[in-house]
RNA sequence: GCGCCCAUAGUUCAAUUGGAUAGAACGUCGGAUUCCGGUUCCGGAGGUUAGAGGUUCGAGUCCUCUUGGGCGUAC
Numbered sequence: 001g002c003g004c005c006c007a008u009a010g011u012u013c014a015a016u017u018g019g020a021u022a023g024a025a026c027g028u029c030g031g032a033u034u035c036c037g038g039u040u041c042c043g044g045a046g047g048u049u050a051g052a053g054g055u056u057c058g059a060g061u062c063c064u065c066u067u068g069g070g071c072g073u074a075c
Base pairs, nucleotide, nucleotide: 001073002072003071004070005069006068007067010026011025012024013023019057028044029043030042031041032040050066051065052064053063054062
């Protein structure tokens, strides 16, 4: 250089082959329980779905480019 794959919450991952509100677990915060803590239970917050554009009535999902990461290949 060329080809392929990946990017969703702080972390690890879902999201029905495009369909209506983007969720779970852990973590975090608050509360209950306890003499205190842990465990357990209840509740809350947290998202520009890497960025930009396009297609569509509708995009996390399809297309193009860019960025970052991984793998393969080259006399």